[in-house]
RNA sequence: GGGCGCAUAGCUCAGCUGGUUAGAGCGUUGCAUUCACAUUGCAGAGGUCUGUGGUUCGAGUCCACAUGCGCCCA
Numbered sequence: 001g002g003g004c005g006c007a008u009a010g011c012u013c014a015g016c017u018g019g020u021u022a023g024a025g026c027g028u029u030g031c032a033u034u035c036a037c038a039u040u041g042c043a044g045a046g047g048u049c050u051g052u053g054g055u056u057c058g059a060g061u062c063c064a065c066a067u068g069c070g071c072c073c074a
Base pairs, nucleotide, nucleotide: 001073002072003071004070005069006068007067010026011025012024013023019057028044029043030042031041032040050066051065052064053063054062
């Protein structure tokens, strides 16, 4: 220099063929249970879906560019 992939909660990830409330597990907070801890049960908090622009009635999802990370080729 060329090509490809990935970016969604603190962490690991799902999210179909664009569609009306953005989810799971772990973690975390509170309560219950225990003499206490663990376990277990119940409830809750936590997201500008990397950024900018575009397409569309409507974008996490499609397109372009940028940024970061990874892989391949030279």

A computed fold for a 74-nucleotide RNA from a Candidatus Spechtbacteria bacterium, annotated as transfer RNA. It matches the Rfam family "tRNA". Rfam links the family to the GO term triplet codon-amino acid adaptor activity.